[in-house]
RNA sequence: CAGAGUAGGAACAGCGCGUAAAGUGUUACAGGAUGGGAAGUUGCCUGUAAACGAAAGGCUCGGCCAUGCGGUCUAAAGCCUGCGGUGCUGUCUCCGCGUCCGCUG
Numbered sequence: 001c002a003g004a005g006u007a008g009g010a011a012c013a014g015c016g017c018g019u020a021a022a023g024u025g026u027u028a029c030a031g032g033a034u035g036g037g038a039a040g041u042u043g044c045c046u047g048u049a050a051a052c053g054a055a056a057g058g059c060u061c062g063g064c065c066a067u068g069c070g071g072u073c074u075a076a077a078g079c080c081u082g083c084g085g086u087g088c089u090g091u092c093u094c095c096g097c098g099u100c101c102g103c104u105g
C1' cells in the first nucleotide's frame, strides 16, 4: 500500500402459521447482538404500550326438510385453490464496518 471477513436486503425452493386475525407494517420507550479484539454509528433483533388494520372461495363431513331426484343451513374435523407488506430453514445473489489493533499478500 492492497485485500478478506459482521449485520442486513432481494429472488427461488421446502416445511409451517393465520384467514374464528395471530402475524406483518407504523410510532414511542427500554434492552440486546453485531468483521478476531476495543470503543462505536447506520441498519438489525427482542420486549412493552398506543393507534391502524386484511380475501376468501369450493368440496367432503354434520344438522334440518323431503325421501324420489334433491333442497337448505352451519362450521374450523378434513381436503383443494387462493389470500397475508406471514414464520423458519436451505440455495443463490446483492450490499457490506468509517477509527485503532490484529489477519493475508
Base pairs, nucleotide, nucleotide: 001105002104003103008094009093011091012090013089014088015087016086017084018083019082026050027049028048029047030046031045032044036101037100038099040097056081057080058079059078060077062073063072064071065070
The RNA shown here (THF (Tetrahydrofolate) riboswitch aptamer) has 105 nucleotides and comes from a bovine gut metagenome. It matches the Rfam family "THF (Tetrahydrofolate) riboswitch aptamer". For this family Rfam cites "A eubacterial riboswitch class that senses the coenzyme tetrahydrofolate" (Ames et al., Chem Biol, 2010). From the family's description: Tetrahydrofolate (THF) riboswitch was first reported for Ames et al. as an RNA motif in 5' untranslated (5'-UTR)regions of folate transport and biosynthesis genes in Firmicutes genomes. The model forms 84% of the base pairs in the Rfam consensus.